Large-subunit ribosomal RNA, domain II from a Bacteroidales bacterium, 687 nucleotides, folded computationally.
Lineage of the source: Bacteria > Pseudomonadati > Bacteroidota > Bacteroidia > Bacteroidales.
Its Rfam family is "Bacterial large subunit ribosomal RNA".
The sequence was found in a public genome assembly.

Context: one part of a larger RNA
RNA sequence: GCCUACGAGUUAUUUCAUGCCAGCGAGGUUAAGUCCUUCAGGGACAGGAGCCGGAGCGAAAGCGAGUCUGACAAGGGCGGUAUAGUUGGUGUGAAUAGACGCGAAACCUAGUGAUCUACCCUUGACCAGGCUGAAGUCACCGUGACAGGUGAUGGAGGGCCGAACCAGUAUCCGUUGAAAAGGGUUUGGAUGAGUUGAGGGUAGGAGUGAAAGGCCAAUCAAACUGGGAGAUAGCUCGUACUCCCCGAAAUGUCUUUAGGGACAGCCUCGGGAUAGCUUCAUGGAGGUAGAGCGACUGAUAGGAUGCGAGGGCUUCAUCGCCUAUCAAUUCCUGACAAACUCCGAAUGCCGUGAAGUGUUUUCCGGGAGUGAGUCGCCGGGUGCUAAUGUCCGGUGGCGAAAGGGAAAUAGCCCAGCCCAACAGCUAAGGCCCUCAAGCAUGGCCUAAGUUAACAGAACGAAGUGACGUCGCAGAGACAGCUAGGAUGUUAGCUUGGAAGCAGCUAAUCAUUUAAAGAGUGCGUAACAGCUCACUAGUCGAGCGGCGUUGCGUGGAUGAUAAACGGGUAUCAAGGUCAUCGCCGAAGCUAUGGACUUGUAGUGAUAUGAGUGGUAGGGGAGCAUUCCGGUCGGCGUAGAAGGUGUACCGUAAGGUAUGCUGGAGCGUCCGGAAAAGAAGAUGUAGGC
Numbered sequence: 001g002c003c004u005a006c007g008a009g010u011u012a013u014u015u016c017a018u019g020c021c022a023g024c025g026a027g028g029u030u031a032a033g034u035c036c037u038u039c040a041g042g043g044a045c046a047g048g049a050g051c052c053g054g055a056g057c058g059a060a061a062g063c064g065a066g067u068c069u070g071a072c073a074a075g076g077g078c079g080g081u082a083u084a085g086u087u088g089g090u091g092u093g094a095a096u097a098g099a100c101g102c103g104a105a106a107c108c109u110a111g112u113g114a115u116c117u118a119c120c121c122u123u124g125a126c127c128a129g130g131c132u133g134a135a136g137u138c139a140c141c142g143u144g145a146c147a148g149g150u151g152a153u154g155g156a157g158g159g160c161c162g163a164a165c166c167a168g169u170a171u172c173c174g175u176u177g178a179a180a181a182g183g184g185u186u187u188g189g190a191u192g193a194g195u196u197g198a199g200g201g202u203a204g205g206a207g208u209g210a211a212a213g214g215c216c217a218a219u220c221a222a223a224c225u226g227g228g229a230g231a232u233a234g235c236u237c238g239u240a241c242u243c244c245c246c247g248a249a250a251u252g253u254c255u256u257u258a259g260g261g262a263c264a265g266c267c268u269c270g271g272g273a274u275a276g277c278u279u280c281a282u283g284g285a286g287g288u289a290g291a292g293c294g295a296c297u298g299a300u301a302g303g304a305u306g307c308g309a310g311g312g313c314u315u316c317a318u319c320g321c322c323u324a325u326c327a328a329u330u331c332c333u334g335a336c337a338a339a340c341u342c343c344g345a346a347u348g349c350c351g352u353g354a355a356g357u358g359u360u361u362u363c364c365g366g367g368a369g370u371g372a373g374u375c376g377c378c379g380g381g382u383g384c385u386a387a388u389g390u391c392c393g394g395u396g397g398c399g400a401a402a403g404g405g406a407a408a409u410a411g412c413c414c415a416g417c418c419c420a421a422c423a424g425c426u427a428a429g430g431c432c433c434u435c436a437a438g439c440a441u442g443g444c445c446u447a448a449g450u451u452a453a454c455a456g457a458a459c460g461a462a463g464u465g466a467c468g469u470c471g472c473a474g475a476g477a478c479a480g481c482u483a484g485g486a487u488g489u490u491a492g493c494u495u496g497g498a499a500g501c502a503g504c505u506a507a508u509c510a511u512u513u514a515a516a517g518a519g520u521g522c523g524u525a526a527c528a529g530c531u532c533a534c535u536a537g538u539c540g541a542g543c544g545g546c547g548u549u550g551c552g553u554g555g556a557u558g559a560u561a562a563a564c565g566g567g568u569a570u571c572a573a574g575g576u577c578a579u580c581g582c583c584g585a586a587g588c589u590a591u592g593g594a595c596u597u598g599u600a601g602u603g604a605u606a607u608g609a610g611u612g613g614u615a616g617g618g619g620a621g622c623a624u625u626c627c628g629g630u631c632g633g634c635g636u637a638g639a640a641g642g643u644g645u646a647c648c649g650u651a652a653g654g655u656a657u658g659c660u661g662g663a664g665c666g667u668c669c670g671g672a673a674a675a676g677a678a679g680a681u682g683u684a685g686g687c
Stems, first nucleotide, its partner, number of pairs: 001687006009239001011097003015094010027052003033045005056063002066078004100238002103235001107228006118202009127192001129161003132157001136153006165189003170185004204220001207215002241621006251264005265370002267367007276357009290343001291341002297337002301333004308326002310323004373398010403414003418593003423589003429583003432567003438580001440579006451569002459554002463551010480538005486511003491505003517532001521530002594611007622676001624673006631666001633665002641660008
């Protein structure tokens, strides 16, 4: 993992609420008991005690269709004036019980453990071999005597090396192991605080501990076993047949509350009422968007005015005068505000009327679930006008929604799946191939593979198309070529020098000219030199400046060639404008069928509307086991069960029959449940 069996909303109650069914009904009903009978259970009789209802109000005495408060005949509170209950059965929910099932970590109580291990007690055992050589002693030397020295002897030590033994340092192997702690190599101790046998002692908030929270039988920050016990679990997981109808929520308030609840909101079922919704018309309330601010509160740029202040001058003092400063007020121009408003929409909201729609709305009662939401767009707060960010409001989706499009892709675009079939029309989106349908038609643009289903900025550029505007041009423009581009003069000043060209001054003048600046740039130390403006000739037709705009270009840097889905595509298969076709979905239509429900009808039926769906509510059924009745059912001429086939039913399922099997089983009407498994790291067995 699979197969088989088992495996989860049950049962009880003088309880409560509510629906349905039945009896009786202003009443309803008995409990204990006695008798009869039965394996279990029922039946009959008597019993009216008691309980519920029929009247309420008050704390109560009490009064009573009223009563309480009160001084009250007032006011107010709760009642009455629309009478239905009660008993039993059954469904649903609640309460109390383990209360749908499994699951703790733990707590308490009574016991069992020191054959493992910790420490202790008693009594035993063990430690190859080698090394070192303390004290003491002896001999000799030495001393006045000691001291001291030398040599022997001696055999101390938590001494040294190293087996057994004890330990476990490093590393390799082992890691479903040979082993629930081992093996190889290596290493520490090895006469000691040593190791070890046997017997005994200490016990669970207790022991023991050279102390690691270690050890106390593979278990230790409180052992193990039985019991309280089905502890509790606002938590996790699981919770078993079918079809039909409706169908949520992820919000508000409160919560030792935030992943749980209570009440409300939203769903469903039953009953009652009759409103609801859309559009148009019309009547209202309002202070948002916008706008405005010589209409307030505040903020505010430039200019004019300059009260007042500061600074300076002056005086004995008061005056007075001045100002590159600040600045009230007023005026002109300009502009701002969520907590500004002289103004002020659109929507939305409330009412009235008409039309349309139509199981729409609302109230009472039974049952819920939800109370983690999420994305897009619009209006905002917060944040960086960041985030698949966060918090509100509006709206549409997903959630709980399949189908088509967007390559793939809950939330985007289109569109809401009852069933069948090889029919048709469309939506979004598409029509070269992949891939259904146009290499469609007509006109422009783009040369960048820009682009073709993500988006590229400021800024830069004789890319190219369109439009506008101002100039020059057969009296010859623009570009090119040929020639000139001079003189006073090296203008004056400055300077070492300054000659068109370092710098300064000057309206920069005048002459000759076709034209030529007291000079446009390069250049020199300064000159020189080259060149330009300007002019003539040559040539022969358009040329130049500016602005607006379309498409492109640089800007453009990331980890695969790797964001056209790919192939590929250039008068496109790109962009743009226009046109006609076609394809394209579970949408719509057409054909047949099923079911739900409103209305009409006695009914058959007709007609209208419908049939996606999680949590969840409601309805109708199928199957299993047993019981009562029934068919005076079936069965060795073959029951149940097993395994095939055919048929029937929307489904759960059912019927017939072949083979197998070998003794029981069913129909119909009711009743009762140990009543349906794929899941729970489910339990047991098998493979």